A computed fold for a 72-nucleotide RNA from Candidatus Woesebacteria bacterium UBA5073, annotated as transfer RNA. The coordinates come from a structure-prediction model, not an experiment, and the mean pLDDT is 83. The sequence was found in a public genome assembly.

């Protein structure tokens, strides 16, 4: 130094322009003499950062930081 990927909630991920969702985990409550188990409800996301396009962007475009794999 070049070329490809991958960044999205603690944690593992879905979502390829039109309200950011799951599973696990956490917290209340219910059920039990305790605990686990299960049910029901919540709380957590400036979508890796910065800019541009667009009415409208996690998604597209350009720049950059981090890992990963390739070349050299």
């Nucleotide at each position: 130094g070049c070329g490809g990927g991958a960044g999205u909630a603690g944690c593992u991920u879905a979502g390829u322009g039109g309200u950011a969702g799951a599973g696990c985990g956490c917290a209340a409550c219910a059920u039990u003499g305790c605990c686990a188990a299960u049910g029901u409800u919540g709380a957590g996301g400036u979508c890796g950062c910065g800019g541009g396009u667009u009415c409208a962007a996690a998604u597209c475009c350009c720049g950059u930081c981090u890992c990963c794999c390739g070349c050299u």